[in-house]
Overview:
A computed fold for a 382-nucleotide RNA from a soil metagenome, annotated as Bacterial RNase P class A.

């Protein structure tokens, strides 16, 4: 890391589903997992919603594939970590294993403390070299310049290891990686190599704010649908109207229809937009009362299991061909008794194996369902 994690008989009990009986029963087959847990991720599947644009927001993050589909899985690259080989050394190479692996030259933050300094950095201690003073001499004290290799302080000191070179030092110079440009070639990509050519520079941090780049309606089986009873289809509250048309009408005014605006409901938040209703009133919104909580359905044949070809490095697909493996409803799947099973613990044996009424047997309990992920875990096998 993967798998297995009890197995078989009787007796007696519960629960579905067939079949037979008018009924009471009777026969015959099932009945909790690797994780059911957790509720992290993904969907099927219900109801809402006419549909849309933009802000915000949330998730994803190297590259290519698999998938209903995901942040899950393969397979690849870089890069880290261990562990072998090889280098003067740095670094290279081989195999193992990690994952919050777009970006720090777009911008704005932060790097406490220590420490001479923490990015437009910097001289503590040190080394060099020149004045002056003390000293027999080594050295020793001040001053003025030179240095950033060595030491120190840190997580982390402004490229790195090696050789000349220098008064002492420094890419100051050279090889070698590193890092930048431009080019070639492999590769479906990330990326590697390989040649020229540079200046030795561009800390670190984004599960910091931000930036690109992608994606994304909302609630959930307590979801929804049916049936049947029962009440008060109860009570108050809460908005602005104006105008056109046509019809009735002696007028007053009414009805119908459309426009403006006003209120209100929906469209994951908000704005736009639309769209439904209403204009003296309510499908809405607050708020007082009053009935009902019951019954059947979702509920189990699946993105389903298992075997084999064939394609694929895989992960996984096509295609034949076989199984059908819980469905409870305050919650069925249970107890007991025996054998076996797996491991200790003693005794016999050379071993294989025998005996012992020895001991122990993990983590756990379906509720719409399926992929993933995490947790747990006695004991055995690979």
């Nucleotide at each position: 890391g993967a798998c297995c994690g009890g197995a078989c008989g009787a007796u007696c009990g519960c629960c579905g589903u067939c079949g037979c009986g008018c009924a009471a029963g009777c026969g015959a087959g099932g009945g909790a997992g690797g994780a059911a847990a957790g509720u992290c991720c993904g969907a099927a599947c219900u109801c809402c919603g006419c549909a849309g644009a933009g802000c915000a927001g949330u998730g994803u993050g190297c590259c290519g594939g698999a998938u209903a589909a995901c942040g899950u899985c393969c397979g690849g690259g870089a890069c880290g970590u261990c562990g072998g080989g090889u280098u003067c050394a740095a670094g290279c190479u081989c195999g193992a294993u990690g994952g919050a692996c777009g970006g720090c030259c777009a911008g704005u933050g932060c790097c406490a403390c220590a420490g001479a300094g923490a990015a437009c950095a910097u001289a503590c201690c040190g080394c060099c070299c020149c004045g002056c003073g003390c000293g027999c001499a080594a050295g020793u004290g001040c001053g003025a310049g030179g240095u950033a290799a060595g030491g120190g302080u840190g997580a982390a000191a402004a490229g790195g290891u090696g050789c000349g070179g220098u008064a002492a030092g420094a890419g100051c110079g050279c090889a070698c990686c590193g890092c930048c440009c431009g080019u070639u070639c492999a590769g479906u990509a990330a990326u590697g190599a390989g040649c020229g050519g540079g200046g030795c520079a561009u800390g670190g941090u984004a599960a910091a704010c931000c930036c690109c780049a992608c994606a994304c309606g909302g609630a959930g089986c307590a979801a929804g649908a049916c049936c049947a009873a029962a009440u008060a289809g109860g009570g108050a509250g809460g908005a602005a109207g104006u105008u056109c048309a046509g019809c009735c009408g002696c007028a007053a005014g009414g009805c119908u229809g459309g426009a403006c605006a006003c209120g209100u409901g929906c469209c994951g938040g908000c704005u736009c937009g639309g769209u439904g209703c209403g204009u003296c009133a309510a499908a809405c919104c607050u708020u007082c009362g009053g009935g009902u909580a019951g019954g059947u359905c979702g509920c189990u044949g699946g993105a389903g299991c298992g075997a084999u070809u064939c394609g694929g490095u895989a992960a996984c697909g096509c295609a034949u061909c076989g199984c059908c493996u819980a469905g409870a409803g305050g919650a069925a799947u249970g107890a007991u008794c025996g054998u076996c099973c797996u491991g200790c613990c003693g005794g016999c044996g050379c071993a294989a194996g025998c005996c012992g009424c020895g001991c122990a047997g993990a983590c756990a309990a379906a509720a719409u369902u399926c992929g993933g992920c995490u947790u747990a875990c006695a004991g055995g096998u690979c």
The model forms 98% of the base pairs in the Rfam consensus. Model confidence (mean pLDDT): 78 of 100.